Predicted 3D model of a 170-nucleotide RNA (Lysine riboswitch aptamer) from a Clostridiaceae bacterium. The sequence was found by an Rfam model in a public genome assembly. Its mean pLDDT, the model's own confidence on a scale to 100, is 81. Rfam family: Lysine riboswitch aptamer. Its family is annotated with lysine biosynthetic process in the Gene Ontology.
[in-house]
RNA sequence: AUCUAAGAUAGAGGCGCGUUUUUCAUAAGUCGCUUAAGGAAGGAUAACGGGUCCUGUGAACUUAAGUAAAAGGGGAAAACGCCGAAGGCAGCGGAUGCCGCUUCAUCCGUUACCUGGUUGGCUGGCGAAUAGCCUUUCAACUGUCGCUAUGGCGGAGAGCUAUCGGUAUG
Numbered sequence: 001a002u003c004u005a006a007g008a009u010a011g012a013g014g015c016g017c018g019u020u021u022u023u024c025a026u027a028a029g030u031c032g033c034u035u036a037a038g039g040a041a042g043g044a045u046a047a048c049g050g051g052u053c054c055u056g057u058g059a060a061c062u063u064a065a066g067u068a069a070a071a072g073g074g075g076a077a078a079a080c081g082c083c084g085a086a087g088g089c090a091g092c093g094g095a096u097g098c099c100g101c102u103u104c105a106u107c108c109g110u111u112a113c114c115u116g117g118u119u120g121g122c123u124g125g126c127g128a129a130u131a132g133c134c135u136u137u138c139a140a141c142u143g144u145c146g147c148u149a150u151g152g153c154g155g156a157g158a159g160c161u162a163u164c165g166g167u168a169u170g
Stems, first nucleotide, its partner, number of pairs: 001169002007164005014083001016082009032067007042054004046103002048100003086115003090111008116142006124134003144155004
């Protein structure tokens, strides 16, 4: 002096991501409850087993009438935290669901892997749902870096940009 390592700080992508609160519709004239008629021994508690409770003072179930929700998910607004924001599969550990070395469901933490983001279609799943979410795969748009024949092609967020810094080289 040049490029520039580790590290630190601050940022960008855009219908950008997530959480909470309020409110609105849906869920739904559904679940449940009450009454009446029929019915005749079972029913409830996630499955199975056990336990507990209800039930011949009539269970489940069916019909009619009356009454009548809520949660999750969604729209809008506001606030907060942010740019692996966040999401997903799997493993491990824990908590909850009356009990259980099981299964299942929900939630939390952690490890590893995948996804830059948005929109739309397709596959499968959750869901009351044609909403929405997740997922397989495809396409388009977009941000970023590299290459380029300037037409495009390729990569990934442990990325990219800026500043500090000063490893390395001469």